[in-house]
RNA sequence: GAAGCUAGCCAGACAGUCGCCGCCCGCUGUGCAGUUUGAACAACGGGGGGAGGAAAGUCCGGGCUCCACAGAGCAGGAUGGCGGCUAACGACCGCCCACCGUGAGGUGAGGAAUAGGGCCACAGAGACGAGCGUAUUCAGUUACGGUGAAACGCGGCAACCUCCAUCCGGAGCAAGACCAAAUAGGCAGGCGAUGAUGCUGCUCGCGGAGCCUGCGGGUAGGUUGCUUGAAUCUACAGGUAACUGUAGAUCUAGAGGAAUGACUGUCCACGACAGAACCCGGCUUAUCGGUUAGCUUCACUA
Numbered sequence: 001g002a003a004g005c006u007a008g009c010c011a012g013a014c015a016g017u018c019g020c021c022g023c024c025c026g027c028u029g030u031g032c033a034g035u036u037u038g039a040a041c042a043a044c045g046g047g048g049g050g051a052g053g054a055a056a057g058u059c060c061g062g063g064c065u066c067c068a069c070a071g072a073g074c075a076g077g078a079u080g081g082c083g084g085c086u087a088a089c090g091a092c093c094g095c096c097c098a099c100c101g102u103g104a105g106g107u108g109a110g111g112a113a114u115a116g117g118g119c120c121a122c123a124g125a126g127a128c129g130a131g132c133g134u135a136u137u138c139a140g141u142u143a144c145g146g147u148g149a150a151a152c153g154c155g156g157c158a159a160c161c162u163c164c165a166u167c168c169g170g171a172g173c174a175a176g177a178c179c180a181a182a183u184a185g186g187c188a189g190g191c192g193a194u195g196a197u198g199c200u201g202c203u204c205g206c207g208g209a210g211c212c213u214g215c216g217g218g219u220a221g222g223u224u225g226c227u228u229g230a231a232u233c234u235a236c237a238g239g240u241a242a243c244u245g246u247a248g249a250u251c252u253a254g255a256g257g258a259a260u261g262a263c264u265g266u267c268c269a270c271g272a273c274a275g276a277a278c279c280c281g282g283c284u285u286a287u288c289g290g291u292u293a294g295c296u297u298c299a300c301u302a
Base pairs, nucleotide, nucleotide: 001298002297003296004295005294006293007292008291009290010289012267013266014265015264016263017262018261020050021049023047024046025045026044028042029041030040032038033037052273056284057283059282060281061280062279063278064172065171066170067169076168077167078166079165080164081095082094083093084092096110097108098107099106100105111163112162116161117160118157119156120155128153132145133144134143135142176224177223178222179221186215187214188213189212190211191210198206199205231250232249233248234247235246236245237244238243268271
């Protein structure tokens, strides 16, 4: 210098103007309770926050919630070397083995073929169970057998069924919880053909079977669940590592038809895939490019 391997990081930058969704503070107003305040709502002003490395696919695992559940078995599904890590896992880490690569490294469902069934392409005369070909022998008696992954046998394949071992209840935030109209229906009590209720405030009149009160369930609607968490960062310690412990600091979207945007200017390497919807650990898939560290191979120079 070239070509690679592994593990990370960033995801146009800055400024101005106008908006959108939460939070906090101040002030004003509204109605309510109430008596000098309380909380709620609205306007205005100020401050601060506002998508990702995959927010995606929903493929695994867990938290949380509701339902079910004595125990055992069957069915079904998943996993499968050995050890570890973890809330848990099929993820991750270490080692062994096999295969690929010159190498750094990468890949691997990697238990059992003497429980049983099934399959074994092409080639080969014959492919799984006993036979066949050639030679030989008293005698299927003995020897050899091109091809092929496997050939004359105690063969191979379990990512084909199966067996063994281990694990697995179901549904999901539209889970679930609370408040709660109008109308209709339900239950209880009372009144009512000796005329209720209604027209109609009262009397008369008309009309003729319901009316009143209470309770409870459900719907619309509203509130909550909702983001402080197996959290993030830093330091130290333990461990080869995954990971764990201790201390300190930080608060980092929380909407509900769904905000996170638009315009202008300057600059550069000219900007990819893409958009939260209960949360978290993984995996997989998409992705313009830039950058850091360690390592490998080849070539050259000293």

The RNA shown here (Bacterial RNase P class A) has 302 nucleotides and comes from a Nitrosomonadaceae bacterium.
NCBI's taxonomy places the organism under Bacteria, Pseudomonadati, Pseudomonadota, Betaproteobacteria, Nitrosomonadaceae.
Its Rfam family is "Bacterial RNase P class A". The family's RNA type in Rfam is ribozyme.
Its mean pLDDT, the model's own confidence on a scale to 100, is 78.